[in-house]
Context: one part of a larger RNA
RNA sequence: UGACGGGGGCCCGCACAAGCGGUGGAGCAUGUGGUUUAAUUCGACGCAACGCGAAAAACCUUACCUGGGCUUGACAUGUGGAGAACCCCGAUGAAAGUCGGGGGUGCCCCGUAAGGGGUGCUCCAACACAGGUGCUGCAUGGCUGUCGUCAGCUCGUGCCGUGAGGUGUUGGGUUAAGUCCCGCAACGAGCGCAACCCUCAUCCUUGGUUGCCAUCAUUAAGUUGGGCACUCUAGGGAAACUGCCGCAGUUAAUGCGGAGGAAGGUGGGGAUGACGUCAAGUCCUCAUGGCCCUUAUGUCCAGGGCUACACACGUGCUACAAUGGGCGGUACAAAGGGUGGCAAACCCGUAAGGGGGAGCUAAUCCACCAAAGCCGUCCCCAGUUCGGAUUGAGGUCUGCAACCCGACCUCAUGAAGCUGGAAUCGCUAGUAAUCGCGGAUCAGCAUGCCGCAGUGAAUACGUUCCCGGGCCUUGUACA
Numbered sequence: 001u002g003a004c005g006g007g008g009g010c011c012c013g014c015a016c017a018a019g020c021g022g023u024g025g026a027g028c029a030u031g032u033g034g035u036u037u038a039a040u041u042c043g044a045c046g047c048a049a050c051g052c053g054a055a056a057a058a059c060c061u062u063a064c065c066u067g068g069g070c071u072u073g074a075c076a077u078g079u080g081g082a083g084a085a086c087c088c089c090g091a092u093g094a095a096a097g098u099c100g101g102g103g104g105u106g107c108c109c110c111g112u113a114a115g116g117g118g119u120g121c122u123c124c125a126a127c128a129c130a131g132g133u134g135c136u137g138c139a140u141g142g143c144u145g146u147c148g149u150c151a152g153c154u155c156g157u158g159c160c161g162u163g164a165g166g167u168g169u170u171g172g173g174u175u176a177a178g179u180c181c182c183g184c185a186a187c188g189a190g191c192g193c194a195a196c197c198c199u200c201a202u203c204c205u206u207g208g209u210u211g212c213c214a215u216c217a218u219u220a221a222g223u224u225g226g227g228c229a230c231u232c233u234a235g236g237g238a239a240a241c242u243g244c245c246g247c248a249g250u251u252a253a254u255g256c257g258g259a260g261g262a263a264g265g266u267g268g269g270g271a272u273g274a275c276g277u278c279a280a281g282u283c284c285u286c287a288u289g290g291c292c293c294u295u296a297u298g299u300c301c302a303g304g305g306c307u308a309c310a311c312a313c314g315u316g317c318u319a320c321a322a323u324g325g326g327c328g329g330u331a332c333a334a335a336g337g338g339u340g341g342c343a344a345a346c347c348c349g350u351a352a353g354g355g356g357g358a359g360c361u362a363a364u365c366c367a368c369c370a371a372a373g374c375c376g377u378c379c380c381c382a383g384u385u386c387g388g389a390u391u392g393a394g395g396u397c398u399g400c401a402a403c404c405c406g407a408c409c410u411c412a413u414g415a416a417g418c419u420g421g422a423a424u425c426g427c428u429a430g431u432a433a434u435c436g437c438g439g440a441u442c443a444g445c446a447u448g449c450c451g452c453a454g455u456g457a458a459u460a461c462g463u464u465c466c467c468g469g470g471c472c473u474u475g476u477a478c479a
Base pairs, nucleotide, nucleotide: 001479002478003476004475005474007473008472009471010470011469012468013467015463016462019427020426021425022424023423026318027317028316029315030314031313032312033311034309035308042053043052064304065303066302067301068300069299070298073129077128078127079126080124081123082122083121086103087102088101089100090099091098092097106119107118108117109116110115131293132292134291135290136289140287141286142282143281144280145278147276152191153190154189155188156187157186158167159166160165171182172181173180197270198269199268200267202238203237204236205235206234207233208232211228212227213226216225217224241264244258245257246256247255248254320420324379325378326377327376328375329374330373337366338365341360342359346355347354348353386417391412392411393410394409395408396407397406433455434454436452437451438450439449
């Protein structure tokens, strides 16, 4: 100087407390361990691995296993030779491939032509080389996680100290903040904080089509004429600064209350992550040193596996019901997507879906009925009209192909489950809870992920205690 303390002081954070809803029990989905296996490819392991890499494992993916093939190679560059591209057919084979036959010649330059030279492409022969998701993340770059959006981390000069180093950065207040004020052997400065950026909330203005409709006509309908006032849209601007008033405070910083205001003291949310820590993670995104393989650890193909199952754990979904379940009627979104696509009307089918094809490269057309809600009605506390696992049968769709191993529909079947031990998680407001909708990936496949709007709470006395963190101080046989 740090680190540590079941030392002290001060202060924060859904850290506790106060509340609301869960997990832990059940069934299923998914990841992991373990076990099994020819293989169940690999990585990730307290927080910070375990719905993680994977924003899509039937083939492909695919890295694994079994079997069948290839050896200048599936891919790149160069040298030599031949044909030249390319197309079709046969045999064999699971395919990859192997063997054989047939058709057929481009473009540029020289030349009347024959022919010659060059070039895109293919094949042959070797040889340089290719190739490796093989090893090492403890050789590395890059990227990422974490402490932590915590308020810290440093430098120049000066001063103090033999020196390590200290001071500044400590102290008194204050703040979300090393934020600001005052003081001070310090005076300044940098990286962080804040602001500048995006978005939501109010108003003004510009532009009105595909959007809108107050007034005038018109219609089944903003449908059409008309209009751009309103809504909305997307460009520009205004507005919030403790600016004003009162009180407190050291006349300060600032705090508390009030007015006005759409918004008030950082207005809500996002992007943004200092010096560093964990030899944290990643050689399987990529790049890269070294090592290793080179008729194989490379490469092509078929089939299988990654989907196994006594069990254990994590994360979720659905429930155990009456604030509910069924049936009928009826209302109101936002955001995003669509031409190899989204697909309306209409017809068929109980349905999944099929036929059909208007319109739409989209504020125009489509998916698109949002659902919870509201109105009416049945059920009457029961393993039930709760719950839907499992299984049987029949179908639909995608795709070369749904046996291993897809999703969906219909009928039948109806399991466990009556609120879950010890323990444990999230959340402070348009939040939790609950309800549906969209998107990426994608032929098909979502309870996961990323978004969107609807309905919409309870509680916070307080900081003694648990966890993590910041500042000062103290002890130390630790570095």
The part of an RNA shown here (small-subunit ribosomal RNA, 3' major domain) has 479 nucleotides and comes from a metagenome. The coordinates come from a structure-prediction model, not an experiment, and the mean pLDDT is 84. Its Rfam family is "Bacterial small subunit ribosomal RNA".